Overview:
Predicted 3D model of a 74-nucleotide RNA (transfer RNA) from an uncultured Candidatus Saccharibacteria bacterium. The coordinates come from a structure-prediction model, not an experiment, and the mean pLDDT is 81. Its Rfam family is "tRNA". From the family's description: Transfer RNA (tRNA) molecules are approximately 80 nucleotides in length. It is annotated as a transfer RNA. Rfam links the family to the GO term triplet codon-amino acid adaptor activity.
This record gives sequence, C1' cells and structure tokens, in this order.
RNA sequence: CGGGAUGUGGCGCAGUCUGGUAGCGCGCGCGGCUGGGGGCCGCGAGGUCGCUGGUUCAAGUCCAGUCAUCCCGA
Repeated sequence: CGGGAUGUGGCGCAGUCUGGUAGCGCGCGCGGCUGGGGGCCGCGAGGUCGCUGGUUCAAGUCCAGUCAUCCCGA
C1' cells in the first nucleotide's frame, strides 16, 4: 500500500440475505415460593446499532467516506 472479516445494553450474541415496533441468554434491581442458602417463577431498569454523511414515507439492514481490532497478500 491492496484485499477480506468483525463492531448491536455491563458481558456473549441474534437480527442484515428479503428496509417496516431493536430482541435472546447471562448478569443487575424488586417481588413471590423456601426456616435460611441454593434453586425456580414473575415483573422491571438498561442500547437509539463504532463514527460522519447520503438514499427512502421509513435504515441495525441499502450506498459513500472514515476509525478500531483481527486475518491474508505485497
């Protein structure tokens, strides 16, 4: 310098193909069952999707640029 992959709550991930309410598990908070611990059950908080623009009635998703990490090549 060129090519590719990944980036989404505190952590691990799905959702992208096919644009249409941002979800799951763990963790956290409250409550219930239990004599208590553990465990189970119910409810709840927490993200505006790496960043900046563009397209669209509507973008995590499509387009352009850019940043970080990893891989391959020179």